[in-house]
RNA sequence: CGCUUAUCAAGAAAGGCUGAGGGACUGGCCCAAUGAAGCCUUGACAACCUGUUCCGUGCCGCACAAUGCGGUAUGGGGAAAGGUGCCAACUCCAUCACGCUGAGGCGUGACAGAUAAGUC
Numbered sequence: 001c002g003c004u005u006a007u008c009a010a011g012a013a014a015g016g017c018u019g020a021g022g023g024a025c026u027g028g029c030c031c032a033a034u035g036a037a038g039c040c041u042u043g044a045c046a047a048c049c050u051g052u053u054c055c056g057u058g059c060c061g062c063a064c065a066a067u068g069c070g071g072u073a074u075g076g077g078g079a080a081a082g083g084u085g086c087c088a089a090c091u092c093c094a095u096c097a098c099g100c101u102g103a104g105g106c107g108u109g110a111c112a113g114a115u116a117a118g119u120c
Base pairs, nucleotide, nucleotide: 002119003118004117005116006115007114008113013042014041015040016039017038021031022030023029026094027093028092043087045085048083049082050081053077054076055075056074057073058072059071060070061069062068091112095110096109097108098107099106100105
């Protein structure tokens, strides 16, 4: 790089170095010398993975007069720790199909993209 699955309407920035680009691509529309991108430090957000803890349920085992105890699977909650990610605008908007609407437009799905986990 490719493939599979899940999510993408919410959320969250300061400082230092540096100095002109950036928002994936194309078009638009934006952001940017009141400092872009990048790097570093610190912080935040989030909860995909790991792990911890609590609660519910199923199963198995043990014990008992009864309450129970242990293991395991699954669902939910929290966010202190680790692996990532992320911290302008809905993935900034668009294209195609279907549906709704008087129109502007809206909804669902597909394509593309991003991230995570897994895999050849």
About this RNA: A computed fold for a 120-nucleotide RNA from Terrimonas sp., annotated as SAM riboswitch aptamer (S box leader). Its mean pLDDT, the model's own confidence on a scale to 100, is 76. The sequence is in RNAcentral, with records from Rfam and Ribocentre. The model forms 88% of the base pairs in the Rfam consensus. The same sequence occurs in records of 2 taxa.